[in-house]
RNA sequence: AUCAGAAAAAGGCAAACCUGUUGAAAAACAGUGACGCAAAGCCGAGGGUCUAAGGCAAGUGUUGAGCUUGUUAGGAUGGCCGGGCUACCUGA
Repeated sequence: AUCAGAAAAAGGCAAACCUGUUGAAAAACAGUGACGCAAAGCCGAGGGUCUAAGGCAAGUGUUGAGCUUGUUAGGAUGGCCGGGCUACCUGA
């Protein structure tokens, strides 16, 4: 340096539920708590999935407001996959 692994050792991260805050929502942040993770570290300009404020279209309606349905990501998800970068220990 490369590859493999988590048996050992030192550690690390933190799912769901609950509470608070932000947000239209998905969800995020903090606390609690550990389902799990050998990259569950970082990267959202590869794909997938989720949401639809706003936009567009249609319906309803006193053809007005409003309501309903569909569609749409520039929003979210790295603990969905793929990819890039970095990294402790052990073995070869």